SAM riboswitch aptamer (S box leader) from a soil metagenome, 110 nucleotides, folded computationally.
Of the family's consensus pairs, 97% are formed in the model.
Model confidence (mean pLDDT): 86 of 100.
[in-house]
RNA sequence: CUCAUCGAGACCGGCUGAGGGAAUGGCCCUUUGAAGCCGGGGCAACCAUCGGAUCUAACCUUUCCGAAAUGGUGCCAACUCCACGGGGACUGCGUCCGCCGGAAGAUGAG
Numbered sequence: 001c002u003c004a005u006c007g008a009g010a011c012c013g014g015c016u017g018a019g020g021g022a023a024u025g026g027c028c029c030u031u032u033g034a035a036g037c038c039g040g041g042g043c044a045a046c047c048a049u050c051g052g053a054u055c056u057a058a059c060c061u062u063u064c065c066g067a068a069a070u071g072g073u074g075c076c077a078a079c080u081c082c083a084c085g086g087g088g089a090c091u092g093c094g095u096c097c098g099c100c101g102g103a104a105g106a107u108g109a110g
Base pairs, nucleotide, nucleotide: 001110002109003108004107005106006105011040012039013038014037015036019029020028021027024083025082026081041076042075043074046072047071048070049067050066051065052064053063080104084101085100086099087097088096089095090094
């Protein structure tokens, strides 16, 4: 840089001791213990793996569907916690919405 996904899901113990939720603001979490490290556990199913379909003369590749949870990652407060633009509803200068889009970000694969 490209592509896919992001309202589901899943926590205990030890050490330690004040921060953390990306950034700014808000709003939250936190001494009933933050973040970090270590050990164990779990969730999920992106990649590897396996099966089927597609393609092919056949294979390979591609794409799609599925299985499994052994390996490589990832993850285990709140929608990616919220924010921007549009649309809609209403008790209308505000509140709401599993409505659309964007920005930034996260994760995986290349």